A computed fold for a 73-nucleotide RNA from Neophocaena asiaeorientalis asiaeorientalis, annotated as transfer RNA. The source organism's lineage runs through Eukaryota, Bilateria, Vertebrata, Eutheria and Neophocaena asiaeorientalis. The same sequence occurs in records of 2 taxa. Rfam family: tRNA. By type it is a transfer RNA. Rfam describes the family as follows. Transfer RNA (tRNA) molecules are approximately 80 nucleotides in length. RNAcentral holds the sequence, with entries from Rfam.
[in-house]
Order: sequence, then structure tokens, then C1' cells
RNA sequence: GCCUGGCUAGCUCAAUCGGUACAGCAUGAGACUCUUAAUCUCAGGGUUGUGGGUUCGAGCCCCACGUUAGACA
Repeated sequence: GCCUGGCUAGCUCAAUCGGUACAGCAUGAGACUCUUAAUCUCAGGGUUGUGGGUUCGAGCCCCACGUUAGACA
């Protein structure tokens, strides 16, 4: 230089053909317990890497850029 994949909650991640973004861990509260841990229940937390475009509607499609990993030269 060129090609391909990844980027979504604090972390690891899901999301069919474009239709209100899911779960686990962690965090907070409660139950249980003499206390802690464990277990159970509930809750909060996302401008989906950035900026544009298409569309009634974009995590998803298109373009540019950033970042990361790999392949080729």
C1' cells in the first nucleotide's frame, strides 16, 4: 500500500428478511441466615466506535473516518 473480520451496559456477548436492543457476570436493594458467604427475588445501567446518506422506520443497507486483529505484498 491493498484485502478481510471485529467495535452494542463497567466486563463478556446475543439480536432471523430493516420494525420499541437480549442475557450472564459485576453493582444496588430486599428475602433467607446469629453474622458472613451461598441461594432466591427485584431494580438501575445502552445516544449500538465517530460523522453523514438511504428509508415512514437503521445495531442491520450505503459512504467516509477512527481503532483493533489477521492475510498478501